This is a predicted structure of an 81-nucleotide RNA (c-di-GMP-I riboswitch aptamer) from Aeoliella mucimassa. Lineage of the source: Bacteria > Pseudomonadati > Planctomycetia > Lacipirellulaceae > Aeoliella. The prediction has a mean pLDDT of 85.

[in-house]
RNA sequence: GACAAAGGCAAACCAGUCGUAAGGCUGGGACGCAAAGUCCAGGACCCACUUCUUAGGAAGCGUGGUAGCCAGACUGCCGAA
Numbered sequence: 001g002a003c004a005a006a007g008g009c010a011a012a013c014c015a016g017u018c019g020u021a022a023g024g025c026u027g028g029g030a031c032g033c034a035a036a037g038u039c040c041a042g043g044a045c046c047c048a049c050u051u052c053u054u055a056g057g058a059a060g061c062g063u064g065g066u067a068g069c070c071a072g073a074c075u076g077c078c079g080a081a
Base pairs, nucleotide, nucleotide: 001078008033009032013028014027015026016025017024018023031068037074038073039072042070043069044066045065046064047062049060050059051058052057
């Protein structure tokens, strides 16, 4: 970061399965992605639990989750402007 080339990944949804849940995994499927590759020790959000509460929510907290929320670190294909 190209009306390039070779490729790659896979949202929602569906089926199965694990989990209290958020959500994960497998298969199908493509919304999109130039890092939508890897990493949870920064922020944010979600779930569970505890306490408080004006019952709206707030604070704390976890061998929890989201890397396709952002930041950061490391690595990777091509080589036009």